[in-house]
Molecule: RNase P RNA; transfer RNA
Organism: Caulobacter sp. D5
């Protein structure tokens, strides 16, 4: 200087004039209208995919099952499927990236086509003795190395043995249980011993280990106003006893309800309960609703995520819903002119300028996004 | 705002790890004097889109695009 990895950050500045919501105020008779003061979108406000604060419903204990979710270790966190170091396995010269990354000798399923053969392995060709032969070749056996076929063919390379041939031997890798060291772990490293003996797939069913009440601000509380405080089908049941003023009231059973089952216990009970639908009335107010797991600075602890202390800062809120527009300038892009030492000045025109808009809140994923800056690494080149 | 559902030919709609189907439409031909009606025979398909697991995806899974449907309060 080129290429390339990886962290953070900003994502139009400033002035003017007109317009817009909130707040709280002042003129003004209350209204209504006018003044002036102050706040007013994001890094994703989005996709609603997780986690979780808040509510409101349901919840007696205990085990099991069901359904759903998560998955390598260690630690952060209110919690997570989120982050942070580390372990293994892939990518690349390297910086770095990237892995839903438990368990396939618990059991069951699948593995199309092609192949001789696809899960208790097998012999299509080729090899190799023997024996036949009309010399193309055919039998009987041996072996799985070598072709072929598939995604995959029961260890791999090298060497020996063999009539070919094989873990059949031996070296080295793999593998596999044990053991020894070093690590809180995941694991990793070692020497000895097995002679190889059980291919994938678990984002199939399963199986270990963990983890979970439903429902969501249209949750939900308070004030008001109006209305037929209403009906109509289905499911379960409509049984006994006493009292009675004959309206019904008191009790017991069936049965009902707590995801399902058990054992234990609770509450309603012959209307208490389960499901589905129609008709009627408002379309108002005030809460919820913003100081909160905030956020910026500093110092400690820690590799770090993170967590403590200290100090500073924070006024958008709401209702189908404001947060804009124009001009000027300035920054940026683009084009066209003029000058030129070819790197640049100067001028005028264009674009407005990326992705997008809060609707109870947070903490994360995820997606989109013109343009721009700052820090750390790598590889290649040239120069001293 | 929140909540569930669905994307397969032109249209309705089946397939659910192993070469993608049916009915209507289309289009050629037979049949008729001509048409329908019937026979034959073909053509249409990035399975909504990108990844990811698998040898192997429509199908599992994740992430986006798109259309649907529900959901106020009172008594």
């Nucleotide at each position: 200087c080129c290429a390339g990895a990886u962290g953070g950050c900003c994502g139009g500045g400033c002035g003017a004039u007109c317009g817009c919501g909130g707040u709280a105020u002042c003129c003004u008779u209350c209204a209504c209208g006018g003044g002036a003061a102050u706040c007013g979108a994001g890094g994703a406000a989005a996709g609603u995919c997780c986690g979780g604060g808040c509510u409101c419903c349901a919840c007696g204990g205990u085990g099991a099952c069901a359904a759903g979710g998560c998955g390598g270790u260690g630690g952060g966190u209110a919690a997570c499927g989120c982050c942070c170091a580390c372990c293994g396995g892939g990518a690349g010269c390297g910086a770095u990236c990237c892995c839903a990354g438990g368990g396939a000798a618990a059991g069951c399923g699948c593995c199309a086509c092609a192949g001789a053969a696809a899960g208790c392995a097998a012999a299509c060709c080729u090899c190799c003795u023997c024996c036949c032969u009309a010399c193309g070749g055919g039998g009987c056996g041996g072996g799985a190395a070598g072709g072929g076929u598939g995604a995959a063919a029961g260890g791999g390379u090298g060497g020996g043995g063999u009539a070919a041939g094989a873990g059949c031997c031996c070296a080295c890798c793999g593998c596999g249980g044990a053991c020894c060291u070093g690590g809180c772990g995941a694991c990793a490293g070692g020497g000895a011993c097995g002679g190889c003996a059980u291919g994938g797939c678990a984002a199939g069913c399963c199986c270990c280990g963990c983890c979970u009440g439903g429902a969501g601000c249209a949750a939900g509380a308070c004030c008001g106003a109006a209305u037929a405080g209403g009906g109509a089908u289905c499911c379960c049941g409509c049984g006994c006893c006493g009292g009675u003023u004959c309206g019904c009231c008191g009790g017991c059973u069936a049965g009902g309800c707590c995801g399902u089952c058990a054992c234990u216990g609770g509450c309603c009970g012959a209307g208490a309960g389960g499901a589905u639908c129609c008709g009627g009335g408002u379309u108002g107010g005030u809460c919820g609703c913003g100081a909160g797991a905030g956020u910026c600075g500093u110092c400690c602890a820690g590799c770090a995520a993170u967590g403590g202390g200290c100090g500073g800062c924070c006024a958008a809120g709401a209702g189908g819903a404001a947060u804009g527009a124009u001009c000027g300038u300035c920054g940026c892009g683009u084009c066209c002119c003029u000058g030129u030492u070819c790197a640049c000045a100067g001028g005028g025109g264009c674009g407005g300028c990326a992705c997008a808009g809060a609707a109870c809140c947070c903490g994360g994923c995820u997606u989109a996004c013109a343009g721009g800056c700052c820090g750390u690494c790598u590889g290649g080149u040239c120069c001293a | 705002g929140c909540c569930g559902c669905c994307g397969u030919a032109g249209c309705u709609c089946a397939g659910u790890g192993g070469u993608a189907g049916a009915g209507c439409g289309c289009a050629u031909c037979c049949u008729u004097g001509g048409u329908a009606a019937g026979g034959c025979u073909g053509a249409g398909g990035u399975c909504g889109g990108c990844a990811g697991u698998u040898c192997a995806a429509u199908c599992c899974u994740g992430c986006c695009c798109g259309g649907c449907g529900g959901c106020a309060c009172c008594a």